[in-house]
RNA sequence: GCCUCAGUAGCUCAGCUGGUAGAGCAAGUGGCUGUUAACCACUGGGUCGUUGGUUCGAGUCCAGCCUGGGGCG
Numbered sequence: 001g002c003c004u005c006a007g008u009a010g011c012u013c014a015g016c017u018g019g020u021a022g023a024g025c026a027a028g029u030g031g032c033u034g035u036u037a038a039c040c041a042c043u044g045g046g047u048c049g050u051u052g053g054u055u056c057g058a059g060u061c062c063a064g065c066c067u068g069g070g071g072c073g
Stems, first nucleotide, its partner, number of pairs: 001072007010025004019056001027043005049065005
């Protein structure tokens, strides 16, 4: 330098054929209990790596860039 995969909540990851962003764990609050843990209920938390483009509408499609993994030279 080229090819390829990935980047979504604090962490691990879903997200279909483009149509109002989700789960588990973690955190907070309450319940239960002699206390802690466990268990049960509820709550908060996201400019979807970034900049543009296409579209009535983009996490999803297209292009550039950035970061990380793998491969080739």